[in-house]
This is a predicted structure of a 1184-nucleotide part of an RNA (large-subunit ribosomal RNA, half B) from a Nanobdellota archaeon. It matches the Rfam family "Archaeal large subunit ribosomal RNA". Rfam links the family to the GO terms ribosome and structural constituent of ribosome.
Context: one part of a larger RNA
RNA sequence: UCCAAUUUAGGGAAUUCGGCAAUUUAGCUCCGUAUCUUUGGUAUGAGGAGUCCCUGCGAUUGUGGUCAUAUGACUGGCGAUUACAGGGGUCACUAACAAGGGGAGCCCGUCUGUUUAAUAAAAACGCCGCUUUUCGCAAGCCUGAAAAGGUUAGUAUGGAAAGCCAUGUCUGCCCAGUGCCAGUACUUUAAACCUCCUUUCAAGGAGGCUAAGAGCUGGUAAACGGCGGGAAUAACUAUAAUUCUCUUAAGGUAGCGUAAUACCUUGUCGUUUGAUUGGCGACUUGCAUGAAUGGCAUAACGAGGUUCCUAGUGUCCCAAAUUGGAGUCCCCCGAACCUAACAUUCUGGUGCGAAGUCCAGAGAUUUCCAGUGGGAAGCGAAGACCCCGUAGAACUUUACUGUAGUCUGCUGUUGCGAUGUAUGUUUUGUUGUGCAGUAUAGGUGGGAGUUGUUUGAGGCAAGAUCGCUAGAUCAUUGCUUAGACAUCAGUGAGAUACCACCCUUCGAAGUUUGCAUUGCUCACUCUUCUUAGAAGAGAACAUCAGUUGAUAGACAGUUUGGCUGGGGCGGCACCCUGCUGAAAAUGUAUCAGUAGGGCCCAAAGGUUGACUCAUCCCGUUUAGAAAUCGGGAGUUGAGUGCAAGAGCAAAAGUCAGCCUGACUGUGAUCUUAUCACUAAGGGUCGCAGAGACGAAAGUCAGGUCUAGCGAAAUCCUAUGUCCUCCUUGAUGGGGGCUAGGCAUGACAGAAAAGCUAUCUCGGGGAUAACUGAGUCGUAGCGCCUAAGAGCUCAAAUCGACGGCGCUGUUUGCUACUUCGAUGUCGGCUCAUCGCAUCCUGGGCGUGCAGAAGCGCCCAAGGGUACGGGUGUUCACCGGUUAAAGCGGUUCGUGAGCUGGGUUAAGUACGUUGUGAGACAGUAUGUAUGAUAUCUACUGGAAAUGUUAAAGGUCUGAGAGGAAGGACCCUCUAGUACGAGAGGAACGAGGGUUCGGCGCCACUGGUCUAUCGGUUGUCCGACAGGGCACGCCGAGCAGCUACGCGUCAGAUCAUAAGUUCUGAAAGCAUCUAAGAACGAAAGAUCCCCCAAAAAGAGACCUAGAGCGCAAAUAGAACAUUUGUUUGAUAGGACUGGGGUGUAAGUCAGGAGGUAACGACUGAUUCAGCCUGCAGUUACUAAACG
Repeated sequence: UCCAAUUUAGGGAAUUCGGCAAUUUAGCUCCGUAUCUUUGGUAUGAGGAGUCCCUGCGAUUGUGGUCAUAUGACUGGCGAUUACAGGGGUCACUAACAAGGGGAGCCCGUCUGUUUAAUAAAAACGCCGCUUUUCGCAAGCCUGAAAAGGUUAGUAUGGAAAGCCAUGUCUGCCCAGUGCCAGUACUUUAAACCUCCUUUCAAGGAGGCUAAGAGCUGGUAAACGGCGGGAAUAACUAUAAUUCUCUUAAGGUAGCGUAAUACCUUGUCGUUUGAUUGGCGACUUGCAUGAAUGGCAUAACGAGGUUCCUAGUGUCCCAAAUUGGAGUCCCCCGAACCUAACAUUCUGGUGCGAAGUCCAGAGAUUUCCAGUGGGAAGCGAAGACCCCGUAGAACUUUACUGUAGUCUGCUGUUGCGAUGUAUGUUUUGUUGUGCAGUAUAGGUGGGAGUUGUUUGAGGCAAGAUCGCUAGAUCAUUGCUUAGACAUCAGUGAGAUACCACCCUUCGAAGUUUGCAUUGCUCACUCUUCUUAGAAGAGAACAUCAGUUGAUAGACAGUUUGGCUGGGGCGGCACCCUGCUGAAAAUGUAUCAGUAGGGCCCAAAGGUUGACUCAUCCCGUUUAGAAAUCGGGAGUUGAGUGCAAGAGCAAAAGUCAGCCUGACUGUGAUCUUAUCACUAAGGGUCGCAGAGACGAAAGUCAGGUCUAGCGAAAUCCUAUGUCCUCCUUGAUGGGGGCUAGGCAUGACAGAAAAGCUAUCUCGGGGAUAACUGAGUCGUAGCGCCUAAGAGCUCAAAUCGACGGCGCUGUUUGCUACUUCGAUGUCGGCUCAUCGCAUCCUGGGCGUGCAGAAGCGCCCAAGGGUACGGGUGUUCACCGGUUAAAGCGGUUCGUGAGCUGGGUUAAGUACGUUGUGAGACAGUAUGUAUGAUAUCUACUGGAAAUGUUAAAGGUCUGAGAGGAAGGACCCUCUAGUACGAGAGGAACGAGGGUUCGGCGCCACUGGUCUAUCGGUUGUCCGACAGGGCACGCCGAGCAGCUACGCGUCAGAUCAUAAGUUCUGAAAGCAUCUAAGAACGAAAGAUCCCCCAAAAAGAGACCUAGAGCGCAAAUAGAACAUUUGUUUGAUAGGACUGGGGUGUAAGUCAGGAGGUAACGACUGAUUCAGCCUGCAGUUACUAAACG
């Protein structure tokens, strides 16, 4: 010193983020209990009284015994519980142990419960309860590849999936968006199927039909979610019941509200306090409250968060003592971290900008021990923050691409029927009206007969169908009974009977295929019973398999540019152009400056010819400054399609004529890209062809020049026809070449969203957040000038507009140091330095009478405080004070403390985001390593040196100190001064406070030396003791503060300043020479250390050490005393001191018949103890 404990006078939370920690309280009995309340509770509310020992007398009761009244009585047996009374002692009677401090306000959560095993116990989770959705059992949901299993051997009062969270009271508006549910005439839509095309087949293409889905139409918010703005208006002002307007799907209702939500904000008011960034109550303009993402209220409950009061306290003022343990010392055993080397440092400098090692100076003999923790940008961990990586991973989604799953069409498993319907086909009917023609002529061909008389022609009537309204057909019914039709003729494009093959309309029948509905049973499935089946239910559905489309963060794989005065946000400096920068060749960077491009034009191009613009002046009807016209001057002051620069006047500008050279092919070269290489793109100069204009020379390959742009691959186009492949050939097709088109603007060109605070890896001081360094705009502090104010007057004081500096305390900038880590705010503790001085000291000026001030000069010796709220630094506030200074020191100080804030993992609110999540927004919670190697410092020792060695006494170079600082009062003095009111000083004295040093007689504390009291228990009882480090009272020595003592003044040299004499400068002048004063600062006298002061000093002496007994000393060591010639220690005795009257005996004692009996008195200021003093050699220091 630490750890664990004990006790502290006076004060009593002043401590601190915060009463953290510790204390207080405590059991039982009785009394007594507010408020609120869900009437259960709160409640052990709060607040009081009692509690021990002895004696007596009752009561209740267990168990024996006795009695003829028996549920009773008696019994001096053994017990249990209990009332009352009397007596007694103590500081204290649940005497130890054990054992709630209490009350009040608010937030959150109803409650008991659960949770991050090892930093979060909570407001989070859960919960009873409320609500929604879904499911009829072969259900739904979940697991699984399947079989199968769970829910369940359950069945809607059930299961599953969600949300909110007791209870009370309520739960508003919105269906536009996104979901979900329902519907769906129509649209879209896959495979299969059907049709068509491709000469046939196949492949391919087109069309049709079509499921789910989507579109579309509705519903749904206790689904995801959402719930406005601007004006005007009332007879003070203010406000706005009211009105207007824009707009929405709807515009936030009730309630609550500066809140766990409010930025501004420490909102405003009240209350609480001396003082409140706190708490509570209100108001409320709510950045950004709000109704089952539940709103508001709420008794009880809470190791939750927060505030106050009371009690009591070492939390603190302000620290002290004690006990045990660690450490220290001895002996034995004996690790780890760490370690490039050397190492005695300090100051200044330098240096990759924070050095023990470099430079300079100073200091420094060596070694050991105990401590402290300033430094080694100490050790620990390839920084977790930040950035980077064409690193990773968790998670999300309307990122990209997929996959389960689900839905869905088709096919197979898959059979037999019926009805309806659609389609194809066969058979059989039926229909067919231009005009003319007798008449309703389907087409073509054959064709001269066909048909009928009881197997009934024709006609009539009725009916049916069709219909062009003329009529046609009938295999229908009745009547009648022998002919009817064609050829011919006529009309016409076509001529009829009859037959054959066809077209068209509408039927019927058979049959094929599809669809819909439905029946069956044998596939298949399920159930039951018996076992090789039967019965029942379902049934060609379902299941399963294949295939089609849809959906699909449930799952998977990935992506999620670059530049960048860190990154992000922003921007594009990412492709191209002009000028400046650019430093007179070329070239040259920046998120440098200033402007542009991603086109336009069939004329704004080519050529030929002609002309001159802007502006100004003069003149001229309306006509003006400015319209058009005439004249003149007019070197570019205009114009040029578009930026700027360059260029341009019989033009490159303006106008007109004719044209298409804005053409095809080919080569070189320049630029892009200074210099070596390169793409696309752009330009320049040729050649050839065919042309335009011009009389011609000639010009023309777009725009006067410099911007106006894009690879491979795929696809498409081509009146390029150039090459090639298959085939006998032709056509067609494929491939190549050439030309063109579709784009990559991140522009030499991936197909691509987020989040991480749950994070990980690899790197970076190539790059941010601390410090440092550089700079100093900003900041702070000065100076110059002097407009002004100050009644007058720039300069007592203040000082604008301007100008010049300093500092390195602000804030920036830079990115130099550090990312194989330099621990980050504030406080505490301990400081140290600067002075630009807050006080104290000395001066000058004053708009200085005095007093009190104001400004300035010198001065850093000392001092510079306590509280309230806040994490705060800061700022504000309270009462003090001489004053309550400003700064530096890695924003001094975490191997010193704390951990309130910031800044991890949990959670909540507001806001934001679809979401994962996020927020210099808020709230709550949340780990602070270590045994010190070197150095440094504080102390303690040893050795060597100092010229033989040793001991003692000194000197004092040097070093340290503040050893004192400040205030108040009295006298001076109610004096000087002043009209008064007021009101000093020099000097003297007394005290207080802060600080230093020392001490313990006093006061107080402690005092596990000691003495006494007492509880429980044990030693059988007494006596005497042990244990609970028992509790309580007192307490010497010692140690201590809260107690006491003490801490002059002077001299020297000076600062600012004041002077003397005094020239330069015949004066003046404090100065130049000279001289004198002048401050808490400097030096000395004072105190401590000090001969290792290497210049190592002086003087004196003859001894010193070990051993042994010890303490005035002490961690070890040292020091000091004694050592028989002795009181050094122990013992004994005496004294002093502490406690408080021992044991034993005698007597008393409430009572009780007695035995007994707590206790009291006397013996007894007793007994016991004694770290002190004295006496005494009994014991040990004898010898060596």